[in-house]
RNA sequence: GGGUCGUUAGCUCAGUCGGUAGAGCAACAGCCUUUUAAGCUGAUGGUCGCAGGUUCGAUUCCUGCACGACCCA
Numbered sequence: 001g002g003g004u005c006g007u008u009a010g011c012u013c014a015g016u017c018g019g020u021a022g023a024g025c026a027a028c029a030g031c032c033u034u035u036u037a038a039g040c041u042g043a044u045g046g047u048c049g050c051a052g053g054u055u056c057g058a059u060u061c062c063u064g065c066a067c068g069a070c071c072c073a
Base pairs, nucleotide, nucleotide: 001072002071003070004069005068006067007066010025011024012023013022019056028042029041030040031039049065050064051063052062053061
C1' cells in the first nucleotide's frame, strides 16, 4: 500500500427485507433477612464510532475518515 470483517447502554452482545432500539450482567431504589450474600420487584441508562449522500423516513443502503482484528504484498 491492497483486501475482508468489526465499532449499538458502564461491560458482553442481539437487532433477517429501511418504518421512532432490546436482552443478560453491573450499578440504583424497594421487598425479604439480625446483617451481608442469594432471591424477588421496579425504574433509570443510547447523538447506534465521526462526517456527508440517497430517501417521506437510515443502526440498516452508498461514500470518505478514525480506531481495532485478520490476510496479502
Transfer RNA from a Candidatus Kerfeldbacteria bacterium, 73 nucleotides, folded computationally. Rfam family: tRNA. Rfam links the family to the GO term triplet codon-amino acid adaptor activity. It was read from a public genome assembly. Its mean pLDDT, the model's own confidence on a scale to 100, is 81.